[in-house]
RNA sequence: UGGCUCAUGACGAACGCUGGCGGCGUGCCUAAUACAUGCAAGUCGAGCGGACGAUUCAGAAGCUUGCUUUUGGAUCGAUAGCGGCGGACGGGAGAGUAACACGUGGGCAACCUGCCCUGUAGACGGAGAUAACACCGAGAAAUCGGUGCUAAUACCGGAUAACACGAAAUACCGCAUGGUUUUUCGUUGAAAGGCGGCUCAAGCUGUCGCUACUGGAUGGGCCCGCGGCGCAUUAGCUAGUUGGGGAGGUAACGGCUCACCAAAGCAACCAUGCGCAACCGACCUGAGAGGGCGAUCGGCCACACUGGGACUGACACACCGCCCACACUCCUACGGGAGGCAGCAGUAAGCAAUCUUCCGCAAUGGACCAAAGUCUGACGGAGCAACGCCGCGUGAGCGAAGAAGGCCUUCCGGUCGUAAAGCUCUGUUGAUAAGAAAGAACAAGUACCGCAGACACUGGCGGUACCUUGACGGCACCUAACAAGAAAGCCACGGCUAACUACGUGCCAGCAGCCGCGGUAAUACGUACGUGGCAAGCGUUGUCCGGAAUUAUUGGGCGUAAAGCGCGCGCAGGCGGUUCCUUAAUUCUGAUGUGAAAGCCCACGGCUCAACCGUGCAGGGUCAUUGCAAACUGGCUGACUUGAGUGCAGAAGAAGAGAGCGUAAUUCCACGUGUAGCGGUGAAAUGCGAUAUAGAUGUGGACGAACACCAGUGGCGAAGGCUGCUCUCUGUGUCUGUAACUGACGCUGAUGCGCGAAAGCGUGAGGAGCAAACAGGAUUAGAUUCAGUGGUAGUGCUCGCCGUAAACGAUGAGUGCUAAGUGUUAGAGGGUAUUCAUCUUUUAGUGUUGUAGCUAACGCAAUAAGCAUUACCCCUGGGGAGUACGCUUGCAAGAGUGAGACUCAAAGGAAUUGACGGGGGCCCGCACAAGCGGUGGAGCAUGUGGUUUAAUUUGAAGUAACGCGAAGAACCUUACCAGGUCUUGAUAUCCCCUGACAUCUCGAGAGAUUGGGCGUUGACCUUUCGGGGGGACAGGGUGACAGGUGGUGCAUGGUUGUCGUCAGCUCGUGUCGUGAGAUGUUGGGUUAAGUCUCGCAACGUGCGCAACCCUCGUCCUUAGUUUCCAGCAUUCAGUUGGGCACUCUAAGGUGAGUGCCGGGUAAAAGUCGGAGGAAGGUGGGGAUGAGGUGAAAUCUUCUUGCCCCUUAUGUCCUGGGCUACACACGUGCUACAAUGGGCGGUGCAAAGGGUUGCGAAACCGCGAGGGGGAGCCAAUCUCUAAAAGACGCUGUCAGUUUGGAUUGCAGGGUGCAACUCUCCUGCACGAAGCCGGAAUCUCUGGUAAUCUCGGAUCAGCAUGCCGCGGUGAAUACGUUUCCGGGCCUUGUACACACCGCCCGUCUCACCCCGAGAGUUUGCAACACCCGAAGUGGGUAAGGUAACCCCUUCGGGAGCCAGCCGCCGAA
Repeated sequence: UGGCUCAUGACGAACGCUGGCGGCGUGCCUAAUACAUGCAAGUCGAGCGGACGAUUCAGAAGCUUGCUUUUGGAUCGAUAGCGGCGGACGGGAGAGUAACACGUGGGCAACCUGCCCUGUAGACGGAGAUAACACCGAGAAAUCGGUGCUAAUACCGGAUAACACGAAAUACCGCAUGGUUUUUCGUUGAAAGGCGGCUCAAGCUGUCGCUACUGGAUGGGCCCGCGGCGCAUUAGCUAGUUGGGGAGGUAACGGCUCACCAAAGCAACCAUGCGCAACCGACCUGAGAGGGCGAUCGGCCACACUGGGACUGACACACCGCCCACACUCCUACGGGAGGCAGCAGUAAGCAAUCUUCCGCAAUGGACCAAAGUCUGACGGAGCAACGCCGCGUGAGCGAAGAAGGCCUUCCGGUCGUAAAGCUCUGUUGAUAAGAAAGAACAAGUACCGCAGACACUGGCGGUACCUUGACGGCACCUAACAAGAAAGCCACGGCUAACUACGUGCCAGCAGCCGCGGUAAUACGUACGUGGCAAGCGUUGUCCGGAAUUAUUGGGCGUAAAGCGCGCGCAGGCGGUUCCUUAAUUCUGAUGUGAAAGCCCACGGCUCAACCGUGCAGGGUCAUUGCAAACUGGCUGACUUGAGUGCAGAAGAAGAGAGCGUAAUUCCACGUGUAGCGGUGAAAUGCGAUAUAGAUGUGGACGAACACCAGUGGCGAAGGCUGCUCUCUGUGUCUGUAACUGACGCUGAUGCGCGAAAGCGUGAGGAGCAAACAGGAUUAGAUUCAGUGGUAGUGCUCGCCGUAAACGAUGAGUGCUAAGUGUUAGAGGGUAUUCAUCUUUUAGUGUUGUAGCUAACGCAAUAAGCAUUACCCCUGGGGAGUACGCUUGCAAGAGUGAGACUCAAAGGAAUUGACGGGGGCCCGCACAAGCGGUGGAGCAUGUGGUUUAAUUUGAAGUAACGCGAAGAACCUUACCAGGUCUUGAUAUCCCCUGACAUCUCGAGAGAUUGGGCGUUGACCUUUCGGGGGGACAGGGUGACAGGUGGUGCAUGGUUGUCGUCAGCUCGUGUCGUGAGAUGUUGGGUUAAGUCUCGCAACGUGCGCAACCCUCGUCCUUAGUUUCCAGCAUUCAGUUGGGCACUCUAAGGUGAGUGCCGGGUAAAAGUCGGAGGAAGGUGGGGAUGAGGUGAAAUCUUCUUGCCCCUUAUGUCCUGGGCUACACACGUGCUACAAUGGGCGGUGCAAAGGGUUGCGAAACCGCGAGGGGGAGCCAAUCUCUAAAAGACGCUGUCAGUUUGGAUUGCAGGGUGCAACUCUCCUGCACGAAGCCGGAAUCUCUGGUAAUCUCGGAUCAGCAUGCCGCGGUGAAUACGUUUCCGGGCCUUGUACACACCGCCCGUCUCACCCCGAGAGUUUGCAACACCCGAAGUGGGUAAGGUAACCCCUUCGGGAGCCAGCCGCCGAA
C1' cells in the first nucleotide's frame, strides 16, 4: 500500500438451554399452492299485490253450548315475489407492473359526480303489461316452458317549463384554440306517491320521498414538468408507427378507432431489449453526506382460480354479480349440472418458521329504514406464543467459631465468605377470601319548557327531568389473614475483550469470528472450583447499516505498490484572455401557497413509574408563484491585444517520398601461379580437398545486401523511427528577430479517423551474406539447450493485410508560477578587442548537480514526481485470467471488448539487519603448495556398529561419537540375566514394647540367612541400692515414610565440548532517519590483534586483544643441607675433614622499552635493514576462551520439577553376562628388515612415586621370581637398570639368525577364588606380512621422526592416557586453486536463514467451471389456420302489448330472435 476479521445498533426472525408476574404491541417473510365446515351484505310492509299466523268485532254452518269450520272488517306479527337503495364501501393479499403506476408541483377555456347542503321552479292528465298466484307440462337435479289472473314509488306516451343543442344577432372579457351575458325561433320530464293531522265534501296542511336547473361540498377521470433499479457481453427501435384535415366514438382531449394524404417519430442526456421489483409517508443505521429497507399503522395503485368479454349502474368491465374458454375439484339416473377463503376462524401441503373452527354488536364506523330496529369475522374484546419493548419480584437488617463442605496450596494457609446457619423484621408478586358494583353512555320513548313557521292542531328543531342498555368481567383497584414461604438462569474467562487455577486428554478427542490452540506440566479441548458479563432471559445462526477515507460530492489515487490509451488529428461535450453597456437563465435574499394524518424532535398532561396514549409547537422539498439585488457564471451588443494565427527578414536539421550514381568487404564464376592439407574447437568431429588440384595468391567478371572513418548523453520527427553521395518533390514541421495584419479565431477531447518496430500472412519478382525449422558430428547420466559444420522459409523490392511490444522516462496533454551552479546544439543583442578570441544578456532545445517543496521510501526537483488550474484515459486484495462464453474485426495466426463459479488470508512496494552466492575486492590459518613420517593392505590390541544371547546393562553419533564416560568389568564394581531371600525394609527421623549389644563356638544351606551353645551383666547419669529416668545400642511392632543407575538433558540448575585464542561483541550521550535502524565500529595506512595512527557528526565507556600470573633462557644478591668440590688433606668411593668459589637448589632482583642509526611512508602509526645484547621486535611454552550459536552432551558425578514402581522398577545373596563372533569401520602396537637383527663389554638424563608403601646388600633360580629386611615419611634410603648411541664379533638378501601371531608343555606373582575371564617367565611351535588401490591424516624447530624413563587408576592387570628427558632433520617459490575464518561491497522472491525457497510433467482422490453427438422443458416473438362469449355495424321474408294510421280486419314506426361479415381469448 492493500485486503480479510472483530467489538456497536437493528429485526415480522429461527434454533439451543432456561423460564415467576403484569402492561402495551406484534404474529405464513416459504406454495398468488389446494381447500372440508361455519360465518363475513343486506335492508325497507311508512312503495306494491298476495299467501300465512295471532288477537278482536259482526255474521253463517256444524253440533259435543263452547269448541271447530267459514264469510266480511279492523289491528298486530312475520315475508317468498315485484319495486327502491346498498352489494363499486368496508376486509384481503402483492401475482403482475419500469408505467404518468407512485411521489411532488401544476393544468382541464377538454370532464363526470348517487346519497348531502344552498337557491329557483314544479309535481297536470292518461295508457298497456308482468312476477307472485292458479292449472298443465319437461327434468335425477339445477332449473325451465305453456295458458290464465293481478298491483305499484315497476314500465310507456301526452301537456307545461328551465337547462342543453341548432340558427341569427348584442355587449363584455381573456391564456392560442376561445370564454361569459342578453334577445328571437325549432327538439326532451315527474309517483294525482307513502305515513300523519284537519275536514260533510271539494280540499287544506306537516313530514319523508319525487322532477328540472344553478351553486357548493365530496369523490373520481384526463393531461403536463421534475424525481426515484441493474445490465451496452442489449445500439439501433417503431407501419397506427409520426403528423394532417375529416368522420366515428367517449363524461371528456387525443391514432382512442377508421378511410385518405404526407414520411415521419424516438435514441449515447441511453431509445429498444432482457433481468429484478408494487410505489410512498415512513423504518434501521450513520457525526453528516449517504447506504439498506418498504412487516405492523396510514395514502395511492393493481389483482380476486387462469385468460377473454360485456351488462346493470352516479360510480365496475365488479373478491362472496353475469357470459364464454382452459385446468382442477365435487354431484349425477351419464342426458346434464355445481364451485372458486389473496374475507374471519380452521385444514392439508410447503418450510428453520408464524395463533382460537372464541365472545359481542355494549362502544366507534358502515348499509337500509320515518323510527324502533335488522345486518356488520369492519370493529371492540378475550385466548395462544418471552416474538419484541417497558415495569416489578425472587427478600431486608444484624451475624466470625471466619463452621461444615468444595477447590487450590510453597502444607503455613488462602478462597467460596456475612455468604450459610442463627436472631430480628417486611409482605411487592403469586395463591385464598371479602369489598368495589368505581370509570367506560348515548339515542329512542314519556312529561315539561323554549324557538321557527302557521288560522289552528299535529309534527320539526333545541333544552330539562324520568326510564332503560356492558361482550370484556365479577376485570382494574382496594382491604384482610397466612407465610421467607412458591419464583435464576445463560454465556464467557489466549489476544482483539471484562474475567484463572487444578485435574483429565496427549496433533487423539476436540475448539475456532480472525490470528490460531492440541504431539505428557494446554489460563485456547473436556470437567471442577473461582471469576467476569447480562438477567426472565442468555447465547448461536441469518440479514442490513456502521466501523470502511475499502467507490473517496463532503473524502482516495495512477514513476517503482492496482492504475497514463503506442502516437496523433478531431465532431459532440466540458472549460476558457482584457474591457464598457444591457439582460436576469444561474446565484443571493424576502413574501405567499403547499409539503395529509400518524411517526421523529421539544414542551405539557393521563395511566402509581415506564413502555403506551393525549394536546400543542417546531422541523422537513433539487416544489410552485411572485418581488428585490447584479459582484461572479451564462446570454446579447460594442471595443482591445498580451493567448492563437498571418506577413516580412533570417537559421539549422539521419524529417518524409521518388529517381540516379558510388564504394570497401563477403560469396560465386573463369583463367594463371602453386601443393596437401583446409576449416573449426575448451578439445574434437561432421564438412571441403589431390582422375576434375582445395585452402593460399594474382587478374578479370557477376550478383545481392549494407553504407567504415566523420560521430558527439550531437540533430530531426507526434510516436514507431531516421545516417554513402547528387537531383527533384513534399510538410498548417521547428527556431530566432521584427511588430505590418486578424482580433479570442483557444485548450482538452468519449465515439470516430489516420499513423504505427519486429515477427507473421497473400501476390509477383529477387536472393550475396546471415539464418528459425531441419540434418550430420560433438558435449553429457541424458542433451530436442549452449559451442561447431551445413541449411530452407525469412531478412531486401512491389502492391495489399495484420495492429501488437519492457510501443519505457514503466512518468498522457495544455497553461501559469516557484533559488542557484555548470556543460552542449541552433539563433539574436550588447561590451572589450578588431588576429586567434573572450566577457555578458536573452530565446528555443538537450544533459548534469542541487535549495525550498513533495514522496512510504527510493528518489523528483524550471524537461517536477513542487504550487495551482482545465478537460480526458485508467485503478479498487491475490489466484482463477487477459482465461471462458457472446459480439466485432482478420485470409489465417490472432487482435479488441471481457466475466463468473471456485479458492486463499494474504499477494505486493520501498527500505533495514543478518544469512547465503558455482558475485567482487582485501586479509589470515599446516588451508593449499614445498617437504618429513604415517593411516588405508598383514597379525594383534582396543572401541563402535551389526549379529547372537537368558543377559551380552547403558550413554556418546559428521567435524565436535568410536584406546570416548571407563585414571584400569575374575567376585565386588554392576546399573544386565537366571535362581534363591526380605517387606518400615541395606540407610534417615518420629512413636510404642522388651532387652544391654557384642565377641567366641557347633549345625543346616550355594550363600543371603537360619537353629543352637558359651555368655546372661561387666556400659552413662541418679539413687533411700528395691529402683527410677533419659540417651546411645540391639530385637520386636505400628504408620507417617524410606528407596529407585526407573522415564523425560525437548521441564531444569551446574558442568562440558564446538565455531575459536577467531577479533570480534556492546553501551551512554549526541547527531541523522516517520521507522526498522544508522553513525561511532566505515575510509587512507598499519598490525598477530576493533593493534596503533591520520581523517571524519561524532565524543567517550565496558567485555574481549595485549599486559599483569606460571615456566624455560642471561646476569646479580642472599642462603649452603641431604646438593656441589676449584684449591688443601684423605679415601675403593665427595668417603671424610674442610670450603661456599663453581654446578645446583629456591627466594628476591636485573634485563627488552622499536630505546639507538639508516631507508620507504605522510613529519604519524608502523615497517625493512643494521648495531649492541644471553635474548629483538607478542623471546619459546603454558594458564587464560568476549557476546553469542546449535532445544549440541550429560537426570548414569551431583542438584532438581513432573510422571511412574512401593511384598517391587526397592533390598540382600550365589552363579552367569558386560570378554560372545559369518562380518564392517575408527584409533593404535608390532613388523615386513642390512640406516637392520643377535651377542658382548662400555658411556650419558630429566621428571616423578614411596609406610596397608618403596624395599638395598648377601644367598637361590636360565628366568619370571623367591629369600632377606639394612635404610627411608625422602636434594639423605629406594624404585633406578636409562634406551637409542659409540666400540667389537656374527651371519649376507633369504619368508632368512627378518617377523613374531598361534598352539603345546613346564613354571612364577597377585588374590577367598585365575574354567568362562588376569599378568609374567622358560622351552618348543614359527602364521600373515617383502612397504600397501581409491582415498586420507599430523607436523614449520629443539618441531617432525626416533629412543627409553616415570606417574595416576590399581590386590593383580596398560600397545591406552598424562608427564619427563636423550638423539635430532627436511621444506615454505608463493596465495591461482580446495577447506575454514575476518572486514568492506553487491544481488536476493532466503529469515527454521542455501541442508533455504521453489517450478513443471506424471499417479490417485475430491471440488468448481467450459465444450460435447444429442435429448427435454420454460418464457417471449412472428406467420398462418380454426375461432367461444360479446359490444358495435348490416340484415331481418320470423316474432312483437303501450305510440301513429285505421279506430273491425289490418298497416306503419320502433324493438327482438335469427343470419352475415369485422374484431376477438383459448
The RNA shown here (small-subunit ribosomal RNA) has 1466 nucleotides and comes from an uncultured organism. The sequence is in RNAcentral, with records from Greengenes. Rfam family: Bacterial small subunit ribosomal RNA.